[in-house]
Molecule: c-di-GMP-I-GGC riboswitch aptamer
Organism: uncultured Syntrophobacteraceae bacterium
Parts: sequence; structure tokens; C1' cells
RNA sequence: UUUGCCAAAGGCAAAUCACUCGAAAGAGUGAGACGCAAAGCCACUGGCCUAAGUCCUCGAUAUUCAAGGGAUACGGUCGCAGGGUUGCCCUAC
Repeated sequence: UUUGCCAAAGGCAAAUCACUCGAAAGAGUGAGACGCAAAGCCACUGGCCUAAGUCCUCGAUAUUCAAGGGAUACGGUCGCAGGGUUGCCCUAC
């Protein structure tokens, strides 16, 4: 540098449940294992999710304002893909 068929030592932990945080998406901790060879780390690019706030709309008692509808990330997701970065064991060189 390369491979993940086999082996060994180990690692992570989806759904779900409880509690906590959050407007939500989601996150943290514990229980729990569907899976994972980077399911270690980084939201950098694209995708996806959410919409508190903002803007628009609708309506009304109208320089304003409630509910509803639409758009939007500065919020998320690295267990969606790509990229960056670090690394155990094994294979081959």
C1' cells in the first nucleotide's frame, strides 16, 4: 500500500421502552440488539427531516393581530451517498 473468505482479541448499537433536554426534527443516559470492518471522528458537497423565528397568504375589530395554508436553516441526520481525517486484527505485495 492492499483484502475483508477464514480466525482471534475486542468494539459499536437500529426498532422499541423509561427518564431528561428541545417548538419540532432530533439528542443524551439506562435497558435492548436490527445490523455494522470504520455504524470511530468532521455537517465540507449533494440528499433527506424539522420550521421556533422570519417572509408571504388567508381572515378580522386592519401602521395591528389569533387560528389555518405556503416558503425558508441560522436547527438536525456522519446508521443516506460522496469527501476529509485517524485506527485494531487478518490477507497479499